This is a predicted structure of a 72-nucleotide RNA (transfer RNA) from a Bacteroidales bacterium.

């Protein structure tokens, strides 16, 4: 060169068009004589970037970015 995969919360990852979950982690409280464990409640997101497609896009297209994996 070519060609395929992935990028979503701090970490690891769901989430196939109707507008953001989850576990761990944090943060407060309940519980304990104190810790652990367990409960409730909370805060953290430009969904890699830019445009297109649509009433309506993490999801469809195209393009550039970063990784990585195969051909050459």
């Nucleotide at each position: 060169g070519g060609u395929c995969u992935u990028a979503u919360a701090g970490c690891u990852c769901a989430g196939u068009g109707g507008a953001a979950g989850a576990g761990c982690g944090c943060u407060a409280c309940c519980u304990u004589g104190a810790c652990a464990u367990g409960g409730u409640a909370g805060a953290g997101g430009u969904c890699a970037u830019u445009g297109g497609u649509u009433c309506g896009a993490c999801c469809c297209c195209a393009a550039u970015u970063a990784a990585g994996g195969c051909c050459a």
It matches the Rfam family "tRNA". About the family: Transfer RNA (tRNA) molecules are approximately 80 nucleotides in length. It was read from a public genome assembly.